[in-house]
RNA sequence: GCGUGUUAAGGGCAAACCUGUCGAAAGGCAGGGACGCAAAGCUACCGGUCUUCGGGCGUGAGCCCAUGAUAGCGGGGUUGCCAGU
Numbered sequence: 001g002c003g004u005g006u007u008a009a010g011g012g013c014a015a016a017c018c019u020g021u022c023g024a025a026a027g028g029c030a031g032g033g034a035c036g037c038a039a040a041g042c043u044a045c046c047g048g049u050c051u052u053c054g055g056g057c058g059u060g061a062g063c064c065c066a067u068g069a070u071a072g073c074g075g076g077g078u079u080g081c082c083a084g085u
Stems, first nucleotide, its partner, number of pairs: 001085002004083002012037002017032006035072001041078003045075003048070003054065004
């Protein structure tokens, strides 16, 4: 350095669910818990998806809009352990 992740060692993260808490919600955070993960480290830049406090439209039922969320939906960017080569 790599269109690499087959083995090992030392480790790392932690889905569902439960409890607490923040939030309008989606969801976040903390503890428990492990389905999985070689970037399941970081980053909303692109696409997707979720939500609608608020705003717009509508006689109404309702519809539309992220500035909210998701990095464990995919892509991009960026940093990095061990092993292999």